[in-house]
RNA sequence: GCGCUUGUAGCUCAGUUGGAUAGAGCGGCCGCCUCCUAAGCGGCAGGUCGGGGGUUCGAAUCCCUUCAAGCGUG
Numbered sequence: 001g002c003g004c005u006u007g008u009a010g011c012u013c014a015g016u017u018g019g020a021u022a023g024a025g026c027g028g029c030c031g032c033c034u035c036c037u038a039a040g041c042g043g044c045a046g047g048u049c050g051g052g053g054g055u056u057c058g059a060a061u062c063c064c065u066u067c068a069a070g071c072g073u074g
Stems, first nucleotide, its partner, number of pairs: 001073007010026004019057001028044005050066005
C1' cells in the first nucleotide's frame, strides 16, 4: 500500500430481509428485607448506535467518505 473484521450505556454484548418509545447482563443510585453487611426483591438514571454526508415517508441497519482497533497479505 491492498484486502477482511470490529466500533451500540461506565464495562461485556444483542439487535443489520430498513419500520413501533434502541435493549440485556454486570456496574451506579434509591428503596424493601436484615441487628449490620452480603445475597435476594422492586424502582430509577445513564446512548447524537465512532465522525461527516447521501438515499428513503422512515436508517444502528443501505450507499459514499473518514477515524480508531485487530487480522491477513505484498
The prediction has a mean pLDDT of 80. A computed fold for a 74-nucleotide RNA from an Oscillospiraceae bacterium, annotated as transfer RNA. The organism belongs to Oscillospiraceae, within Bacteria. Rfam family: tRNA. From the family's description: Transfer RNA (tRNA) molecules are approximately 80 nucleotides in length. It is annotated as a transfer RNA.